[in-house]
Molecule: SAM riboswitch aptamer (S box leader)
Organism: marine eukaryotic metagenome
RNA sequence: UUAUCAAGAAAGGCGGAGGGAAUAGACCCUGUGAAGCCUUAGCAACCCUUUGUCCUGCAAAGAAGGUGCUACGUUCUAUCCAAUUUUGGAAUAGAUAA
Numbered sequence: 001u002u003a004u005c006a007a008g009a010a011a012g013g014c015g016g017a018g019g020g021a022a023u024a025g026a027c028c029c030u031g032u033g034a035a036g037c038c039u040u041a042g043c044a045a046c047c048c049u050u051u052g053u054c055c056u057g058c059a060a061a062g063a064a065g066g067u068g069c070u071a072c073g074u075u076c077u078a079u080c081c082a083a084u085u086u087u088g089g090a091a092u093a094g095a096u097a098a
Stems, first nucleotide, its partner, number of pairs: 001098005010040005018029003023078004041070003046066002048062006074093001079090005
């Protein structure tokens, strides 16, 4: 810089009090064991592989490898716009990939 972010997918071991990115508020998870590390398993399909094609691309299939992910919509709100009192859209910030 570009693209995506309401889907999907968890067990075990070590560990021992926090965690859900940061600030504020709310709401949650957590000694029936948080974060972190490790192992195994899985999800997805960004990179990737194969095939087809009208070949700077598109479509279908796949998952060996590089990442990512596996509570809650990026947990929700915050700024702006619209409708009008809780709903929709956008932005900011953030995350991931190339």